[in-house]
Context: one part of a larger RNA
Molecule: small-subunit ribosomal RNA, 3' major domain
Organism: uncultured Alphaproteobacteria bacterium
RNA sequence: UGACGGGGACCCGCACAAGUAGUGGAGCAUGUUGUUUAAUUCGAUGAUACGCGAAAAACCUUACCAACCCUUGACAUACCAAUCGCGAUUUCCAGAGAUGGUUAUCUUCAGUUCGGCUGGAUUGGAUACAGAUGCUGCAUGGCUGUCGUCAGCUCGUGUCGUGAGAUGUUGGGUUAAGUCCCGCAACGAGCGCAACCCUCAUCAUUAGUUGCCAUCAGGUUAAGCUGGGAACUCUAAUGAAACUGCCGGUGAUAAGCUGGAGGAAGGUGGGGAUGAUGUCAAGUCAGCAUGGCUCUUACGGGUUGGGCUACAAACGUGCUACAAUGGUGCUUACAAAAAGUUGCAACAUCGCAAGGUGAAGCUAAUCUAUAAAAAGCAUCUCAGUUCAGAUUAUCCUCUGCAACUCGAGGGUAUGAAGUCGGAAUUACUAGUAAUCGUGGAUCAGCAUGCCACGGUGAAUACGUUCUCGGGUCUUGUACA
Numbered sequence: 001u002g003a004c005g006g007g008g009a010c011c012c013g014c015a016c017a018a019g020u021a022g023u024g025g026a027g028c029a030u031g032u033u034g035u036u037u038a039a040u041u042c043g044a045u046g047a048u049a050c051g052c053g054a055a056a057a058a059c060c061u062u063a064c065c066a067a068c069c070c071u072u073g074a075c076a077u078a079c080c081a082a083u084c085g086c087g088a089u090u091u092c093c094a095g096a097g098a099u100g101g102u103u104a105u106c107u108u109c110a111g112u113u114c115g116g117c118u119g120g121a122u123u124g125g126a127u128a129c130a131g132a133u134g135c136u137g138c139a140u141g142g143c144u145g146u147c148g149u150c151a152g153c154u155c156g157u158g159u160c161g162u163g164a165g166a167u168g169u170u171g172g173g174u175u176a177a178g179u180c181c182c183g184c185a186a187c188g189a190g191c192g193c194a195a196c197c198c199u200c201a202u203c204a205u206u207a208g209u210u211g212c213c214a215u216c217a218g219g220u221u222a223a224g225c226u227g228g229g230a231a232c233u234c235u236a237a238u239g240a241a242a243c244u245g246c247c248g249g250u251g252a253u254a255a256g257c258u259g260g261a262g263g264a265a266g267g268u269g270g271g272g273a274u275g276a277u278g279u280c281a282a283g284u285c286a287g288c289a290u291g292g293c294u295c296u297u298a299c300g301g302g303u304u305g306g307g308c309u310a311c312a313a314a315c316g317u318g319c320u321a322c323a324a325u326g327g328u329g330c331u332u333a334c335a336a337a338a339a340g341u342u343g344c345a346a347c348a349u350c351g352c353a354a355g356g357u358g359a360a361g362c363u364a365a366u367c368u369a370u371a372a373a374a375a376g377c378a379u380c381u382c383a384g385u386u387c388a389g390a391u392u393a394u395c396c397u398c399u400g401c402a403a404c405u406c407g408a409g410g411g412u413a414u415g416a417a418g419u420c421g422g423a424a425u426u427a428c429u430a431g432u433a434a435u436c437g438u439g440g441a442u443c444a445g446c447a448u449g450c451c452a453c454g455g456u457g458a459a460u461a462c463g464u465u466c467u468c469g470g471g472u473c474u475u476g477u478a479c480a
Base pairs, nucleotide, nucleotide: 001480002479003477004476005475007474008473009472010471011470012469013468015464016463019428020427021426022425023424026320027319028318029317030316031315032314033313034311035310042053043052064306065305066304067303068302069301070300073129077128078127079125080124081123082122083121084120087106088105089104092101093100094099109119110118111117131295132294134293135292136291140289141288142284143283144282145280147278152191153190154189155188156187157186158167159166160165171182172181173180197272198271199270200269202240203239204238205237206236207235208234212229213228216227217226218225243266246260247259248258249257250256322421326380327379328378329377330376331375339368340367343362344361347358348357349356350355387418392413393412394411395410396409397408398407434456435455436454437453438452439451440450
């Protein structure tokens, strides 16, 4: 100087407390361990792994296993020789296919000094080499997690100390903040904080189509449907607006705190992006790059099939429930944000339905969707039920060469556990929790996951004794 303390003081955080909803019990989905297996590819493992890499494992992906094939190789550059086409489409045979053989059609390389001279392509050959998701994240780059959006981390000069170092950065107040004020052997500065950026909330201006419709007119079963309008909504660009600016109190005449006014918004207005010096030899050699090591008729390359989907058991994360604040049937209202031409598909029609057939419009403010919970009416009357829907049987639909291993969906029948969950434990402070639906990426198909969007919309916070984590000062130490 640090680190540590079941030392002290002060402060903060959904850390506790006060509340709300859960998890832990059930069934299922998904990840992991373990076991099994020819293989169940690999990585991630307290917090900081476990719906994680994976924003899609039927084939492919795919790295694993079995079998069958190739060896200058699927891919790159160089050398020699041969050919002038290469290539595309196609017939047949063998084969699981890769592959090997074979038939036909189209095409008949470019430049040129006309010399196989130059380029290009293919085939064959030999060697340099290619290739490796093989090892090492404890050789590395880059990127990432975490402490933590915590308020810290440092430097120059000066001063003090023999020196390591100290001071500044400590102290008194204050703040979300090393934020600001005052004081002080310090005076300044840098990286962080804040602001500058995006978005939401108010208004104005400009602009009105594909959006809008107050006034005027026409028109319909109805509808901005039409003329028209530029007000309103909205769209999207610019600007204004919030600064403790104003007033009272308080404070040290400061920084600030507290109450009020005005205001769409008030003291950081809400949300996002933004992550200092460093810590964990944290994670990643399987995104990529890369040193070293290793393999080279194989640890490389191709194909078919299988596996990654196994299943005594254990754990994590979720979904659906256990019902009457509910289930079922009928009627009926109101979104936002995204996406769409290999696509979204109105509408009509067929089907109980998944869906099929035909098909308008739309490269989109123009076309494409039933929002659901909510509300109204009826019924069920506390039951393992008109709750719950697992499982199983069977018949279908769709995607796709192909749904056996191993997809999703629909109909009928079946109708399991489950009556609110032990010890323990998680999230959340407001348009939040809870609850309700909608969209997107990936994607042929497949979402209870992920990422977004809006609808309805709470309870509680006395407070900091205690638990956990963090910050500042101080103290002890046989630790570095």